[in-house]
Context: one part of a larger RNA
RNA sequence: GGCAUAGGGUGAAUGCCUUGGCACCAGGAGCCGAAGAAGGACGCGGUAAGCUGCGAAAAGCCUCGGGGAGCCGCAAGCAGGCGUAGAUCCGGGGAUAUCCGAAUGGGGAAACCCACUUAAGAGAAGCUUAAGUACCCACUACUGAACAAAUAGGUAGUGCGGAGGCAAACCAGGGGAACUGAAACAUCUAAGUACCCUGAGGAAAAGAAAGAAAACUCGAUUCCCUAAGUAGCGGCGAGCGAAAAGGGAGGAGCCCAAACCGUAAGAAAACUUACGGGGUUGCGGAUAUGCAAAAGAGGGAGAAGACUUGUAGCUAAAGAGGUCUGGAAAGGCCCACCGAAGAAGGUAAAAGUCCUGUAGGCGAAACGAGGGGACUCCUGAGCAUACUCCAGAGUACCACGAGACACGAGAAACCUUGUGGGAAGCAGGGGGGACCACCCCCCAAGGCUAAAUACUACCUGGUGACCGAUAGCGCAUAGUACCGUGAGGGAAAGGUGAAAAGAACCCCGGGAGGGGAGUGAAAUAGAACCUGAAACCCUAUGUUU
Numbered sequence: 001g002g003c004a005u006a007g008g009g010u011g012a013a014u015g016c017c018u019u020g021g022c023a024c025c026a027g028g029a030g031c032c033g034a035a036g037a038a039g040g041a042c043g044c045g046g047u048a049a050g051c052u053g054c055g056a057a058a059a060g061c062c063u064c065g066g067g068g069a070g071c072c073g074c075a076a077g078c079a080g081g082c083g084u085a086g087a088u089c090c091g092g093g094g095a096u097a098u099c100c101g102a103a104u105g106g107g108g109a110a111a112c113c114c115a116c117u118u119a120a121g122a123g124a125a126g127c128u129u130a131a132g133u134a135c136c137c138a139c140u141a142c143u144g145a146a147c148a149a150a151u152a153g154g155u156a157g158u159g160c161g162g163a164g165g166c167a168a169a170c171c172a173g174g175g176g177a178a179c180u181g182a183a184a185c186a187u188c189u190a191a192g193u194a195c196c197c198u199g200a201g202g203a204a205a206a207g208a209a210a211g212a213a214a215a216c217u218c219g220a221u222u223c224c225c226u227a228a229g230u231a232g233c234g235g236c237g238a239g240c241g242a243a244a245a246g247g248g249a250g251g252a253g254c255c256c257a258a259a260c261c262g263u264a265a266g267a268a269a270a271c272u273u274a275c276g277g278g279g280u281u282g283c284g285g286a287u288a289u290g291c292a293a294a295a296g297a298g299g300g301a302g303a304a305g306a307c308u309u310g311u312a313g314c315u316a317a318a319g320a321g322g323u324c325u326g327g328a329a330a331g332g333c334c335c336a337c338c339g340a341a342g343a344a345g346g347u348a349a350a351a352g353u354c355c356u357g358u359a360g361g362c363g364a365a366a367c368g369a370g371g372g373g374a375c376u377c378c379u380g381a382g383c384a385u386a387c388u389c390c391a392g393a394g395u396a397c398c399a400c401g402a403g404a405c406a407c408g409a410g411a412a413a414c415c416u417u418g419u420g421g422g423a424a425g426c427a428g429g430g431g432g433g434a435c436c437a438c439c440c441c442c443c444a445a446g447g448c449u450a451a452a453u454a455c456u457a458c459c460u461g462g463u464g465a466c467c468g469a470u471a472g473c474g475c476a477u478a479g480u481a482c483c484g485u486g487a488g489g490g491a492a493a494g495g496u497g498a499a500a501a502g503a504a505c506c507c508c509g510g511g512a513g514g515g516g517a518g519u520g521a522a523a524u525a526g527a528a529c530c531u532g533a534a535a536c537c538c539u540a541u542g543u544u545u
Base pairs, nucleotide, nucleotide: 001544002543003542004541005540006539007538008537009536015530016495017494020467021466022464023463024462025461026460027459028458029456030455031165032164039100040099041098042055043054044053046078047077050074051073061094062093063092064091065090066089070082071081072080105114106113107112115133116132117131118130119129120128121127135162136161137159138158139157140156141155142154143153170201171199172198173197174196175195181188185235211218212217222249223248224247225246232240233239253448254447255446256392260277261276262275263274264273265272266271282426284390285389286388287386288385289384290383291382298379299378300377301376302375307370308369309368310367311366313362314361315360319335321334322333323332324331336353337352338342344356345355346354397421398420399419400418401417402416403415407433428443429442430441431440432439482489483488502529505516506515507514508513
C1' cells in the first nucleotide's frame, strides 16, 4: 500500500410526512376612482428589527348584532393591565384615515419645496388650525371686443360629469408582421394569427328582413349538434372551406324621421327655429268622407312591506365499557349502543359512540342581492273608400381602384367604400350568384332591445388512476436575498419529541466541545436534532505485497 470483515466520521440520497402547489367542477361576484383609487412612502407597540394590523383618534375609536371565559396578533420572556357590569374574538354600519400617487393651488429629482384667499385662535405683523384655489365638458347667471346691434371672449356658480387604475382573461373597433408550409419561391399559406392602439360591459357583439328560399315554404339575433371535410375556392399546388334545410338551447319585441295639427319666438301672413300632439309599415300613415264605438294582446317603470337569499352563528345520537400488549390504545380479545349522523380532521398507535365535526334542523339588530306574481302608474291595435300628401339623397345605382364574403377577377352576384358621375318617389324601389324576361320574396339609405353564448383576477364549497420539497407555482412563500446604469433577471432554504419534559447539579476546558447525572419509549431523537444509502476519510482485526 491492496483486499476482506467490523465499528465510526462525513455526506446527503431514499423512505415516510405536509403547512404549499396544480388541474377541474358548482354556486356567487364581476369593477375601483376627485366623497381622492390601484399601488406605495413614513409612522403607530412599555420593551419592537421583520411580517400582520392600523393612521397623529395610528396592533386601534364608536355603535348594532353574534358569542360566553378567557384575553393583550405571528411570538417567547420581563413589566403592567383588561374581562360574567360580558372582555378578547366574529359579523353589519359608522368615525378617523399623515405624505406620495390621476394628484388637481404653483413647482418638483414621487413620498419634498414654495404660495395665495377666507374664517377662527383676545389676533395688526408673524405663527397655528380649518376650508378653498388645476384642466376640460355641460348648464345657468353676469359681463363683453374688433364693429352699431350681435357674436367671439371673460368671470362666477352648479354637476358622486370626465381624467387614473385593472383580470397578462373574455368582447368590439382601428392598425397589422415574419418565421413557417408549398419539400426552392413570387400568387398562395402561416393569418387577419402574434403584436400595438382605442373603447366598453358583466358580459360584449349581433338583432326584429330592401332576409332565407323555391314549398300549399319559413319568419329578429346568438350558441350547440348536424348538414360536411359536402358544395365550392385553389401556382386546381400546398392548402382553404361554407350555407340553407333538419334537431336542440333560448325566446320579445319596440322607438324615431316625414306628411298633418297646435303653441311660442323672430318685422312675421307666406318662412325659419324650438317645443308639444300625430305617426312607424309592405296593401303603412296623414287628410277627407262614411261606419263603428270603449274595450284591448303586448311593452315599460315603481317606494315601503312580504318572500327567498348572502354577510356572524346555534343545535345535533350512541362506551370517560372490561381485559391483554405497550411509554401511550384509537390495536387484539370479550360485551354493549347510535345511525336521516360509518364524510373528514384531531387526540401518545389504527376511534361511528373522546374532541372538532357530519346527516338533519334552526338563526339577523344592521347592510346587501334576487325573481316572478299581485297592485299602482305610464304606454299601447277601430273599419271602409278616395284623386291628394308623406314614408330616411350626394343615398341607391354606374365607372375606375381596393377590401370583405369559404369564393385568389373569375361567368362574380351580394356587402363595405377611396375617386368621379348620379336617380326614382308607391303606376316607386331592392333581392332571388353576370345579364334579360316571367314569377316569387322583401322595403335600404335613423335608432333601441333581455335570454340562450365567452371568460375568471376575486369569494364560498367540492373533486382528483394530480405533485409530495431537484417534485408541485419562481416562492411550503419571496418577486425576498442577490445580479444589472436600466428595461429586466432572479434563487436556495421543510421534519427533535406524544409532550420541552430543550438536559438542574458535578467534572475537564478560556471557550467551543465533551464526560457523568437527570428527562424521555427512544438521546447514534440533544437542538449542526426522523430515517440516514453511496462517493470520500479514519480506527481495529485478518490476510497479502